This is a predicted complex of two RNAs, RNase P RNA and transfer RNA, with 482 nucleotides together. Model confidence (mean pLDDT): 75 of 100. Rfam match: Bacterial RNase P class A. It is annotated as a ribozyme. From the family's description: Ribonuclease P (RNase P) is a ubiquitous endoribonuclease, found in archaea, bacteria and eukarya as well as chloroplasts and mitochondria.

Parts: sequence; structure tokens; C1' cells
RNA sequence: AAAGUAAACGAGGUAAUCGCCGGUGGACAACCGCAAGGUGCCACGGGAGGAAAGUCCGGGCUCCAUAGGACAGGGUGCCGGCUAGCGGCCGGUGGGGGCGACCCUAAGGCUAGUGCCACAGAAAUGUAGACCGCCGAUGGAGACGAUUUGUCUCACAGGUAAGGAUGCAACGGUGCGGUAAGAGCGCACCAGCAGCAUGGAGACAUGCUGGCUAGGUAAACCCCACCUGGAGCAAGACCUGAUAGGGAAUCAUAUGCUGUGGUCCGCAGCGAUUCCGGGUAGGUCGCUUGAGCUAUAUAGCAAUAUAUAGCCUAGACAGAUGAUUGCCACUCCAUGAGGUGGGAGGUAUACAAGCUACCACUAAAACCACUAGGAGUACAGAACUCGGCUUAUUGUUUGCUUUCCAU
RNA sequence: UGGGGUGUAGCCAAGCGGUAAGGCAACGGACUUUGACUCCGUCAUGCGUAGGUUCGAACCCUACCACCCCAGCCA
Repeated sequence: AAAGUAAACGAGGUAAUCGCCGGUGGACAACCGCAAGGUGCCACGGGAGGAAAGUCCGGGCUCCAUAGGACAGGGUGCCGGCUAGCGGCCGGUGGGGGCGACCCUAAGGCUAGUGCCACAGAAAUGUAGACCGCCGAUGGAGACGAUUUGUCUCACAGGUAAGGAUGCAACGGUGCGGUAAGAGCGCACCAGCAGCAUGGAGACAUGCUGGCUAGGUAAACCCCACCUGGAGCAAGACCUGAUAGGGAAUCAUAUGCUGUGGUCCGCAGCGAUUCCGGGUAGGUCGCUUGAGCUAUAUAGCAAUAUAUAGCCUAGACAGAUGAUUGCCACUCCAUGAGGUGGGAGGUAUACAAGCUACCACUAAAACCACUAGGAGUACAGAACUCGGCUUAUUGUUUGCUUUCCAU
Repeated sequence: UGGGGUGUAGCCAAGCGGUAAGGCAACGGACUUUGACUCCGUCAUGCGUAGGUUCGAACCCUACCACCCCAGCCA
């Protein structure tokens, strides 16, 4: 220097002017509304995020039995820890990737049972399977020899999973022995399985012994272990006006229906359907003090926990958090040819005009003036709230790794 | 906020682990004087995107993207 890898931090700053949404204090009784209530004036101070997003998990809160029982359903799945909890995080184990720093990991059980494994292939899970090949010891047939146990031939019965061929996968692998030929048939090593011992908190690791071998697939059904009641701030509470949840018809009257779970039990309640009509998303609370933030110390490898001190930091309901200008910051492009301004609109509306109307113009030259500047700064916008995950996205810094160059 | 579904060629679509059917449209040819109809043939970066499981994925799983449908008031 290049390429990579891990982590941390930031998310333009500042001043002025004009706006928007809350809060606190003060003043006025003006306006809106049937009302509950709301608005208006002045001063002071506050006002988006790391993801506010997707709504994928888990909590708080609220209602339905203080959420109860059984089945079904759903979720999670190596070990230990953290946590309010989680499918999250931290640390480890096993496996995988990378030269490496480092990264990834849906990782219980096919030795509970069942299913599936297309095509090809002889055979695809059953102690299965003989297409080519090998053998043909033994048995059979034939020939020769011959009193008899012999020799040769055939490849008939049969044996054989070494070799070939098929396939993602062919029933452990390699080698030596063995055999008629072969084969865990025997042995050595390796892989895997079971048992035991040792180490470890555990997942596991190491060693010894054993019988010789057990296909893959559970992101197939399923089995095992653990977790799981449902709904959501349009939850829910209070207030205001109208005869308001009103009127009519039909059904039901407890083996029924409803109470938001899929079914049953249990518990609580008594209605249901259709038509007609009214109000309309009324007002206030819920609402932002919370597993909160910042700093320090302690314990721990860490996640995290504890203690002390300080701080209060948006709260809308068609939804605020913005616009303009100056200076500064960063990046890129220019630096003697660029840039900026004028030229480059007019009229009307009592005045006024980028955005009201009409007319002109469709993007701009010559010329003049001034001058080194000009352009850009990601993803994206709170909506009851918190912890995570995922996705989108910009810049800077630091540690480490590999390669190259120079000394 | 909650629930459900869809995505396959330009259009409509079948498939549900084993070479991705079919129709319309398009293109070429035949027929015709010509056009239409009809017949024959052709057509392709087609499984929304990315990753994973599997021998093998449109199909199973995960994340993301786009679109559609349904439900909710009595204060």
C1' cells in the first nucleotide's frame, strides 16, 4: 500500500428570521360546541431513530372465572449461565468453511413404529440380491485308467458380494493370511457401535474391553422432553345530549343460546334472528417515571448483577418535529476556463404578488458586472409501552490477518 | 390491530418432491384474388427474490418483496 476480518463511535454543527405540536406560569372573559369540553393572548422552556420500518418472537398493562380440568392444536430442541421473559444474549462442546484474522451452525430421537428413496440397475432395506465375471472343493453326468481311494472334461445342481456394470446411496474401509473361488472366515490398523474406567458442573474428551457392522431421510408422519388459556390501547374506564342502544316481527324459554379459545367439562349470565330508525368514529383519561437514562465503583472471561450520586428526555388523533439565509465541517468535481448576478417578463386585482387571473415565454444569446468556486451529505418519520430479532442504510476510527514494496 | 390468501412465458392457468401440461396471444408456412376462419409448424432468461434441507425443490423450511380479501363503533 492492497485485500480482508472484528469492534467502537457518529448520524452534520451553529446563528438569525418565519412557522407547527405538547408542557409550565400569568392574564383576559373573547370565540366554537346542545353538552361534556375545547380554542384564543403573553412569557419561559421542550420537540424522532439506529433502525422510529417489518410486525417475526417475548414481557408489562387492560378485559374476559384472581384463568380452572381433560383432549386436540401450536411452539422450542447440544451443554452451562444471564434475564421479567423469549425462538434473545454470553461462554463452552461437537460439526462445517477459510492460507489466516475469524466466521457459520434448525445440533434430541431412523437401535420405538410407519412411510418414502424417481430413472437406471440383478438387487434400494429384507440377514435382500447372481446381469457380466470367478469357482465348481462337494454332489451329478461323461471319458480314460482300473479290484479299490485316481486323473481329465462338462459347466448340470450349486457356491461366491473379491472385480466389472447401475446409481446420490449396493450392507464397514485398507492390507495380510485363508479358500475351489470367495467372504469379519481369522488377524492388524482405521471408522462406527455397546460397556467400563478416568477427567469435566455438563455437552463431551481420552483410554481399555467386547461382539464383528448397524443405509439415507424426522425443514416425512411420528416418538420423547419442556413451554403454551384467549384477545388486544379501536384494550379498557369515566362523562355529555336525544324516548337511545329505540321500535316492530318471528323464534326460544334450558338436552338451548351467550360470555371472542378448536371440542368437552366447569364457572357466570339470559336471550337470538330479521327489518326499520338514530348517532357517528363526540369529549376526557388510559399517555408516558420506565425491568428509564448518565457517571463512578464492585463481582464476573462475558452476557449481566449490585451499590452510590445525578437527571426527567416528544406525546399527536388526519396526525407537530419544518422552511429560508449566512458562516463552519466532510466528500467529489473544477482552478484559466468555469461559476454567480444582471440582461431575463408584462398587466390587472384600492395596495401587493413565484404559487389569484389574463397575456407573453419554454429556458435562454450577445453584452455588462462580480468572482474562484460549484455540487452533494445515506436509510428513513414516533402513535399504549418495553426487551430482542430481521431487514434498509452512510461516514469515521481502532485492533488483528494475508500478500506485496521499501529500509 | 388481528386473521386469511396469491405470486408459474405478454395474458389465463395445471402441478403438490423425480425432464414444468394446456389454451389465448405472437411469429412463419399452407389454403384464398385479399382478409378472417381452418390446418401445420415455431416461440422463450417462465416457477416473485435470496439462502437452506434433500441424491434431487415450482412443491419442504427461513428471511425478504409485491398484491388481494376479511373482521372490529353504541360512545